[in-house]
Context: one part of a larger RNA
Molecule: small-subunit ribosomal RNA, 3' major domain
Organism: uncultured prokaryote
C1' cells in the first nucleotide's frame, strides 16, 4: 500500500424482519445432467449455465449419422476452347444426377472479336460451423447505477509511498458546507434526453358532438360546430422558489401554504478505473496450427423430438372467494397487400364458401376477460381436476409416419395445497385477468409489450447475506 479477520466503529441494500404470493409434492410443457442411439450437431455449467444462443428443428434450417455421387468444385479472380442464353419432352434413379431429344440464333462490332451466361481443360487458388476465446479484435455478463477511480503541481518520507480523497455535520450521491499543507483538475455522481401525471397556445381529419336542425327501431348517420375528449407540434410548470422549527450565522433536516405534481414526482436510456486468463474463433473479423478426390460439396431418409432416472425454469391443478348455464359492461398498445378480412350463406365445432372495405384515428383482426345480475351444483375424488387413450374431422403445406397445431365425440389418470429447504414483491408496485406483437407456411404453456380489477405490511437495525466508509491485528501479496 493492498487483500483477508468466527477485530472494532459508522451507514446502506426486500439483506433480516413485518406481511403476500409461489416454488419444492402431482400431470403435462420446456431447458439440462445422465444413460441410449448409427446419430441423438455445438456451444452456455455457482451467484453471472439450465424456456440460455434458439424472435419459433416435418423438409429446408442442419453444423450430427447412414447411403449414393461430385473433385477447380456450391462461391471469387484469371487463363485456353467451345457454345448465345435460354427451352420442350422421354427414360432410367428415392434424388443428386446422366443419357437422349424439341424450339431458339439474340445484343455490340473497326467483321478480328467483344459484353452477358453455359460447357470442358488447364493451374495459381476456392472451401472447411476444422483447433486454440489461455493467441486476437468487436461484442457482452457480472460486482454495480455500487460511489468510487485517478491526475497536475505543492508539501512530507532515505524509500515504497502519503497528503489531496482523512476530520465534523449532511446526502440517494467523493451531493453539499465547515475545517484542513495542501490547491486544483479529469473519469463517474447530478443535470441536459425520452416517456409519464396539470394547464395553456395553434391545427381539426379519419378522430370528437355541447348547442341548433334533418332523419331513423337506432346509431355523430347527416347539415353544422371547433366547446369537450382526442391527437401532435409548441410553451409554462417544481427551484428546498415562500413561512416556521432545529442546526454552527453554514450545507442541510423537520413541519407547513400554495400546487396537478414537493423535496431526485414516476419510469426509461445512460453502467467510471477495473475484476473474474468470466463468455463468444458457431454473428462477424482474424493470427497460428490442421483437411485438401476430403475434416470441402451435393442429394434422399434419418436424427436434433429417444427415456431406468436427477435437476432447473414454467403451465394447469387439487375447487365453493369455486365450477358450470344465461344475461349484460367497460380498455390500451399493437399488426395488416404474397397481407387484414366485414356482413351473409353451410357446419355442433375447428372451419369452409362469396370477397364489401381498407396500404388504414376512415376498413379490418376484434366478442377484451376477470368483475357485475339471475339459475343449478353441496364437500363428493365431485357437475372439482384434465393427464392419458379409442375414435371422427378441421387447417396449413410437396410432404403432418418417426414428428404439427386445432375442432368434435367417447375415456376421465395422477392430484385432498405439498419434507428439509429455499424464491419474488415497496403503491397503481404484488397477486389475479385477459388482449396484442416479433419470429413464422403451419407450429408459445416461452419471451417482448398492453391495459382492466386491485391488496397486506415495513416495530425495528439484534441477527443471516452482499456493498461502501474510517480504523486495528497479520508469519498473505
Nucleotide at each position: 500500500u493492498g487483500a483477508c479477520g468466527g477485530g472494532g466503529g459508522c451507514c446502506c441494500g426486500c439483506a433480516c424482519a413485518a406481511g403476500c404470493g409461489g416454488u419444492g409434492g402431482a400431470g403435462c410443457a420446456u431447458g439440462u445432467g445422465g444413460u441410449u442411439u448409427a446419430a441423438u450437431u455445438c456451444g452456455a455449467u455457482a451467484c453471472a449455465a439450465c424456456g440460455c444462443g434458439a424472435a419459433g428443428a416435418a423438409c429446408c434450417u442442419u453444423a450430427c449419422c447412414u447411403a449414393c455421387c461430385c473433385u477447380u468444385g456450391a462461391c471469387a479472380u484469371c487463363c485456353u476452347c467451345a457454345g448465345a442464353a435460354c427451352u420442350u419432352g422421354u427414360u432410367a434413379g428415392a434424388g443428386a444426377u446422366a443419357a437422349c431429344u424439341u424450339g431458339g440464333u439474340g445484343c455490340c462490332u473497326u467483321c478480328g472479336g467483344g459484353a452477358a451466361c453455359u460447357g470442358a481443360g488447364u493451374g495459381a487458388c476456392a472451401g472447411g460451423u476444422g483447433c486454440u476465446g489461455c493467441a486476437u479484435g468487436g461484442c457482452u455478463g457480472u460486482c454495480g447505477u455500487c460511489a468510487g477511480c485517478u491526475c497536475g503541481u505543492g508539501u512530507c518520507g532515505u524509500g515504497a509511498g502519503a497528503u489531496g480523497u482523512u476530520g465534523g455535520g449532511u446526502u440517494a450521491a467523493g451531493u453539499c458546507c465547515c475545517g484542513u499543507a495542501a490547491c486544483g483538475a479529469g473519469c463517474g455522481c447530478a443535470a441536459c434526453c425520452c416517456u409519464u401525471a396539470u394547464c395553456c397556445c395553434u391545427a381539426g381529419u379519419u378522430g370528437c358532438c355541447a348547442g341548433c336542425g334533418c332523419a331513423u327501431a337506432a346509431u355523430g348517420g347527416u347539415g353544422g360546430g371547433a366547446a369537450c375528449u382526442c391527437u401532435a407540434g409548441g410553451g409554462a410548470g417544481a427551484c428546498u422558489g415562500c413561512c416556521g422549527g432545529u442546526g454552527a450565522c453554514a450545507a442541510a433536516c423537520c413541519g407547513g401554504a400554495g400546487g396537478a405534481a414537493g423535496g431526485u414526482g414516476g419510469g426509461g436510456a445512460u453502467g467510471a478505473c477495473g475484476u473474474c486468463a468470466a463468455g463468444u474463433c458457431a454473428u462477424c473479423a482474424u493470427g497460428g496450427c490442421c483437411c485438401u478426390u476430403a475434416u470441402g460439396g451435393g442429394u434422399a431418409g434419418g436424427g436434433c423430438u429417444a427415456c431406468a432416472c436427477a435437476c432447473g425454469u414454467g403451465c394447469u391443478a387439487c375447487a365453493a372467494u369455486g365450477g358450470u348455464c344465461g344475461g349484460u359492461a367497460c380498455a390500451g398498445a399493437g399488426g395488416g397487400c404474397a397481407g387484414c378480412a366485414g356482413c351473409c350463406c353451410c357446419g355442433c365445432g375447428a372451419g369452409g364458401g362469396u370477397g364489401a372495405g381498407c396500404g388504414a384515428a376512415u376498413c379490418u383482426c376484434a366478442c377484451a376477460a376477470a368483475a357485475c345480475c339471475g339459475g343449478u351444483c353441496g364437500u363428493a375424488g365431485u357437475c372439482c381436476g384434465g393427464a392419458u387413450u379409442g375414435g371422427a374431422g378441421u387447417c396449413u403445406g410437396c410432404a403432418a409416419c418417426u414428428c404439427g397445431a386445432c375442432u368434435c365425440c367417447a375415456u376421465g389418470a395422477a392430484g385432498g395445497c405439498g419434507g428439509a429447504a429455499g424464491c419474488u414483491c415497496g403503491a397503481g408496485g404484488a397477486a389475479g385477468c385477459g388482449c396484442a406483437g416479433a419470429u413464422c407456411a403451419g407450429a408459445a404453456g416461452g419471451c417482448u409489450g398492453c391495459g382492466g380489477u386491485g391488496a397486506a405490511u415495513a416495530c425495528g437495525g439484534g441477527c443471516u447475506c452482499g456493498g461502501g466508509c474510517c480504523u486495528u491485528g497479520u508469519a498473505c501479496a